[in-house]
Predicted 3D model of a 316-nucleotide part of an RNA (large-subunit ribosomal RNA, domain IV) from a Candidatus Methanophagales archaeon. The coordinates come from a structure-prediction model, not an experiment, and the mean pLDDT is 86.
Context: one part of a larger RNA
């Protein structure tokens, strides 16, 4: 220098991408507790006083012990050391306890109760095996199995033209064999007829895979456009929500924060490209999530010393 630990006047996050780190808090006792809420919760919410010895009593107890009242006394300090929550607001997301990348990721990823949708009546559906034969099961639709969503509230729109699945079909297509003709001394063969599964055609269905417009014009200042006119489309995105964890311009415009904010958080919204179970919107409560302020702390800093213990390193 370095590693580990300790303590610093005055300032206090001026350090830093970011209070990383480190300080502060801290045990029981009494008091007191908002917003919000699924009424459980939130809570130990914040906040605040107490806390040693020692003497007399008083109340409970069989006792041990617990409660309690007066009063003396030492200290800087009385959960004296060890041990032991900093709080608090405001947002994103994930309901929540739970699981994960043994050895670089613990998370918003899985899972999850609860919601939906498809198959299936049992000699069944699925799933393993070429079979035999096995699991689902010694179980029967309140099962089982495949999918997608993910507690709650509140809700989930329009399209079946395409793909797919599903049914159905006068007719048209539709292969081999096997039938009829012709042909071949026998065969090749060539021809018709018949006609499965499919397709063609018609339906159904989207919590199936998915999709979900553009011109132009119009209201007594402007601006807007409830209206109208037109192309086209299966249908043209509805409710909610919206510069988002999703907006390119972008540091969007406004407000609150600050002395000054590419930031935070409300609101507007013309959404480059939100959108309704690849779930839309809410949401108390949880979180070694993730951004953002205030407070109290502090050697993060101004600004840097000082000591402890160990390494390294020089000299022998």
């Nucleotide at each position: 220098u370095c590693c580990a630990g300790c303590u610093a006047a005055g300032g206090g996050a001026a350090u830093u991408c970011g209070g990383c780190a480190a300080a502060u808090u801290a045990g029981c006792c009494c008091c007191g507790u908002a917003a919000c809420u699924u009424c459980g919760g939130g809570a130990g919410a914040a906040g605040g006083g107490g806390u040693g010895c020692c003497u007399g009593c008083c109340c409970u107890g069989g006792a041990a012990g617990g409660g309690g009242c007066a009063g003396g006394u030492c200290g800087c300090a009385g959960u004296g050391a060890c041990a032991a929550g900093g709080g608090a607001a405001g947002g994103c997301u994930a309901a929540c306890u739970g699981u994960c990348u043994a050895a670089u990721a613990a998370c918003a990823a899985c899972a999850c109760a609860g919601g939906u949708g498809a198959c299936c009546g049992c000699a069944a559906g699925u799933c393993c095996g070429u079979a035999a034969g096995g699991a689902u099961u010694a179980g029967u639709a309140c099962g089982g199995u495949c999918a997608c969503u993910g507690a709650c509230u509140c809700c989930u729109g329009c399209c079946c033209a395409g793909u797919g699945u599903a049914g159905g079909u006068a007719u048209c297509u539709g292969a081999a064999a096997g039938c009829c003709c012709a042909g071949u001394a026998c065969a090749a063969u060539g021809g018709g007829a018949c006609g499965a599964a499919g397709g063609a055609c018609c339906u159904a269905u989207a919590a199936a895979c998915g999709g979900c417009g553009g011109g132009g014009g119009u209201a007594a200042c402007u601006c807007u456009g409830a209206c109208c006119c037109u192309c086209u489309u299966a249908a043209g995105g509805u409710a909610g929500c919206g510069u988002a964890g999703u907006a390119c311009c972008u540091a969007g415009c406004c407000g609150c924060u600050u002395a000054a904010u590419u930031g935070g958080c409300g609101g507007c919204u013309u959404g480059c490209a939100c959108g309704a179970a690849a779930g839309a919107a809410g949401g108390a409560a949880u979180g070694a999530g993730c951004c953002u302020u205030c407070u109290a702390c502090u050697g993060u800093c101004c600004c840097u010393a000082g000591c402890u213990g160990g390494a390294a390193a020089c000299c022998g």